[in-house]
RNA sequence: CGCUUAUCAAGAAAGGCUGAGGGAAAUGGCCCGAUGAAGCCUUGACAACCUGCUUCGGUUUGAAAAAGCCGAUGAGUAAGGUGCCAACUCCAUCCCGUGCAAACGGGGAAGAUAAGUC
Numbered sequence: 001c002g003c004u005u006a007u008c009a010a011g012a013a014a015g016g017c018u019g020a021g022g023g024a025a026a027u028g029g030c031c032c033g034a035u036g037a038a039g040c041c042u043u044g045a046c047a048a049c050c051u052g053c054u055u056c057g058g059u060u061u062g063a064a065a066a067a068g069c070c071g072a073u074g075a076g077u078a079a080g081g082u083g084c085c086a087a088c089u090c091c092a093u094c095c096c097g098u099g100c101a102a103a104c105g106g107g108g109a110a111g112a113u114a115a116g117u118c
Base pairs, nucleotide, nucleotide: 002117003116004115005114006113007112008111013043014042015041016040017039021032022031023030026093027092028091029090044085046083049081050080051078052077053076054075055074056071057070058069059068060067061066089110094107095106096105097104098103
């Protein structure tokens, strides 16, 4: 990088260095930004995808105690591996529906993250 699956309306900032951009890409919009963008560093938070533990249910072995395995939507807990800390993934773009319109709803595409896989 490609593929598969799941999730994407919730949540969570301070300091230092630096100095003009940033919100993935294109277009359009709308925002953030010298009261300091992006980036780097430090610290702190947020979060249960993986993982650990406890518990619950099922199941296998066992005489029992107990141990193993499973739980695609069991429950709780912990920040170890990731991730994340403006705005729905900031919004739209393609398709469908409602509507005179404005607009709204659903799906898709693309993207992000996790787990798995060649």